Predicted 3D model of a 76-nucleotide RNA (transfer RNA) from Elusimicrobia bacterium CG1_02_56_21. Its mean pLDDT, the model's own confidence on a scale to 100, is 80.
RNA sequence: GGCACCGUAGCUCAGUGGUUAGAGCGGGCGUUUCAUAAGCGCUAGGUCAGUGGUUCAAUCCCACUCGGUGCCACUA
Numbered sequence: 001g002g003c004a005c006c007g008u009a010g011c012u013c014a015g016u017g018g019u020u021a022g023a024g025c026g027g028g029c030g031u032u033u034c035a036u037a038a039g040c041g042c043u044a045g046g047u048c049a050g051u052g053g054u055u056c057a058a059u060c061c062c063a064c065u066c067g068g069u070g071c072c073a074c075u076a
Base pairs, nucleotide, nucleotide: 001072002071003070004069005068006067007066010025011024012023013022018056027043028042029041030040031039049065050064051063052062053061
C1' cells in the first nucleotide's frame, strides 16, 4: 500500500428497511433471612463510531472518515 470482516448499554452479544432498540451478566431499590449469599419482583443506563447521501421511513442500504482485527504484497 491492497483486500476482507468488525464497531449497538459498564462487559459479552442479538437485531439487518416498518414507526419509543433488546437479552444475558453487572449496577441500584425492594422482598426474603438473625445476617450474608442464592432466589423472586421492580428499575436506571444507548448521539446504534462520525459525517453526508438514498428512501414515505435507516441501527440496517450507499460513499467517505476514524478506530480495531485478519490476510496478502512491498522495502531493508
The source organism's lineage runs through Bacteria, Pseudomonadati and Elusimicrobiota. The sequence is in RNAcentral, with records from ENA.